A computed fold for a 476-nucleotide part of an RNA from an uncultured bacterium, annotated as small-subunit ribosomal RNA, 3' major domain. The full RNA is in RNAcentral, with records from ENA. Its Rfam family is "Bacterial small subunit ribosomal RNA". Gene Ontology terms of the family: ribosome and structural constituent of ribosome. The coordinates come from a structure-prediction model, not an experiment, and the mean pLDDT is 82.
Context: one part of a larger RNA
RNA sequence: UGACGGGGGCCCGCACAAGCGGUGGAGCAUGUGGUUCAAUUCGACGCAACGCGAAGAACCUUACCCAGGCUUGAACUGCGAGUGACCAACUCCGAAAGGGGUCUUCCGCAAGGACACUCGUAGAGGUGCUGCAUGGCUGUCGUCAGCUCGUGCCGUGAGGUGUUGGGUUAAGUCCCGCAACGAGCGCAACCCCCAUCACUAGUUGCCAUCAGGUAACGCUGGGAACUCUAGUGAAACUGCCGUCGUAAGACGUGAGGAAGGAGGGGAUGAUGUCAAGUCAUCAUGGCCUUUAUGCCCAGGGCUACACACGUGCUACAAUGGGGUGUACAAAGAGCAGCAACACGGCGACGUGAAGCCAAUCUCAAAAAACAUCUCUCAGUUCAGAUUGAAGUCUGCAACUCGACUUCAUGAAGCUGGAAUCGCUAGUAAUCGUAUAUCAGCAAUGAUACGGUGAUACGUUCCCGGACCAUUGCACA
Repeated sequence: UGACGGGGGCCCGCACAAGCGGUGGAGCAUGUGGUUCAAUUCGACGCAACGCGAAGAACCUUACCCAGGCUUGAACUGCGAGUGACCAACUCCGAAAGGGGUCUUCCGCAAGGACACUCGUAGAGGUGCUGCAUGGCUGUCGUCAGCUCGUGCCGUGAGGUGUUGGGUUAAGUCCCGCAACGAGCGCAACCCCCAUCACUAGUUGCCAUCAGGUAACGCUGGGAACUCUAGUGAAACUGCCGUCGUAAGACGUGAGGAAGGAGGGGAUGAUGUCAAGUCAUCAUGGCCUUUAUGCCCAGGGCUACACACGUGCUACAAUGGGGUGUACAAAGAGCAGCAACACGGCGACGUGAAGCCAAUCUCAAAAAACAUCUCUCAGUUCAGAUUGAAGUCUGCAACUCGACUUCAUGAAGCUGGAAUCGCUAGUAAUCGUAUAUCAGCAAUGAUACGGUGAUACGUUCCCGGACCAUUGCACA
C1' cells in the first nucleotide's frame, strides 16, 4: 500500500420485512450424475454447469460402436516417369461402399498440349492432445461507480496528495472548502422503440360529408376530414410559483401539461478479477498419428434404467369441468410456399381449386371474457398417465426411435416435510398468438407479441455490494 475480521460509521440493492405466485410431494417432458453397454461421441460443474453448446439425433447430422472396404486418398497444390483413357452404358460379386469384366479420347501438319488414370515423391487429412503455450469471442462481479495519467508539492523509499473533508445525487452527479492545478477511460448525453401534437404524403389502408347500390360488406363514384401507415419537426428544462438552503439541490395532493423531476423500455459493459469458458465455430504454436487417430459405406448407438438431482408442463377441481351461442388484439410468416372455397371423412386428413412474391390473397379460429344450460363435493361429468385396437401424414425408410386422429382403457394425485426460488406496474399472476430451426417431429423448450390485471411503501436483522477513517492482523 492492499486483502481480510462472527471490529466501527454511512449508503444502496426484491437483500430482508410486508405480500402475491411457485419449487420441494404426484404423473409426464427435458438436461445432468450414476449405473449399464460393443457404443451409450464430446464439452459445460457453486453463484456464473445441469430445457446449457443443440434455432430440431429415424438415415443424414455423427464426432461413438460393430462389420465390410480405400491408401497420394473425399477435397487442395506441385514435381518426375508411364499409359490412352475418363465419364456414361451393359454386366458379375456385394447390405452398400467397393472390386472385376466389356466398350472407349480430344486439339494440332508436326513438335507438343489438354484431360484422365497408374507408379514414385513433396505434401494432404485428423471433431487426435494441450483453453495451464495462444488469437478471437463469451460469462461473471456489474450498468456496480469506480479506475488512472501529466505537472507540481510531501516522503530516504515503497508510496501519498489530487480521488480525502462538509453537503448533494441514480452516479468520482454537482456545489463549497482544501498543495494542489488540469486531463483521460467510465457516469450522463448524443442512437433506437413507446406515450402527445403539428406538417407532408394518401395505396393495397381509411369513410365524416354527397350520390348510387346490396341479402350483406368502402361494394362503386368520389373524398383527404378521421383512424392508420412512415418521414420530418415540436414538446420536459426544476423552466414557473411557494418553503428550506451560501450554493448544488431537496420538498409540494402546487400550477400548467399527453408526459414531471432520469417519462417507460432497449442498445451501450471502464481499469481489472476468476491460469473462469471455448484447440468441437473459426484461426493458431508445440506434440502425436500417416495401409490410420485419415477417408467411404450398411447396421446399431447418442432414445439404455434398481436409482439421485436441476429446470419445466399437467393436475389435484365449483373463482371449476362439459355443451351451445356472442365479442375484442398485436406481432409475425408464405412460391420446392401460404392456401380461401366446395365435396368426402366422427376426426387426423384426402380430392379438386380461386387468390397471393402480399397494408391487396392466405395461414387465422385469438383464448381467457360474456350469456345461457348442465354437473353438486364424489377419486367424481376432477385429473389425464399407461395400455389395446383401428387409422392419417411426412419421408428411400417410422422395428429399435416420429408426430397426429378416433374408439376403448382410466394409474398416481384431495395442495405437498426440512428447505428454497421469482417478482414493485401494465410488473407478478393468468390467457392465448406467432416465429426461427425444420421433409416430419418427440416444443411442455427458446425468442417475440398482444388480452385481462393485483398485493406492498419500512431499514432492526440475513445476504451481496460501494465508500470512509480507525483498530486488529499467524496474509501478500